[in-house]
Order: sequence, then structure tokens, then C1' cells
RNA sequence: GGCGGUGUAGCACAGUUGGUUAGUGCGUUCGGUUCAUACCCGGAAGGUCGAGGGUUCGAAUCCCUCUGCCGCUA
Repeated sequence: GGCGGUGUAGCACAGUUGGUUAGUGCGUUCGGUUCAUACCCGGAAGGUCGAGGGUUCGAAUCCCUCUGCCGCUA
């Protein structure tokens, strides 16, 4: 250089054919439980879906450019 994959919450990930409120687990935090801690139970916060642009009534999802990471190859 060429090709492919991937980027969604602090971490690991799901998200089907473009439409319902963007979700799950862990973590954090508040409460319950306990003499107390842990386990367990309930609640809450936390996201400009890598960046910019385009298509569309509507984009995490489709298209283009850029970019971080991983792999294959010369």
C1' cells in the first nucleotide's frame, strides 16, 4: 500500500426489515435486610450510538469522507 472486521453508559456487550422510550449484565449510588459486614431484594443516576456530511417524513441502522483499534496479505 491492498482487503476484511470493529468503534453503542465507567467496563463487557445486545440492538432482527430504518419507526415504539436506546437496552442487558457487572460496576457506582440510595434504600431495605443484619448487632455489623458480605450475600440477597428494590429504586436511581449515568449515552450528543467514534467525527463530519448526505439520503429519508424519520438514521445506532442505508450511502460518502475522515479517524482509533484488530486481523490477513504484498
Molecule: transfer RNA
Organism: Bacillales bacterium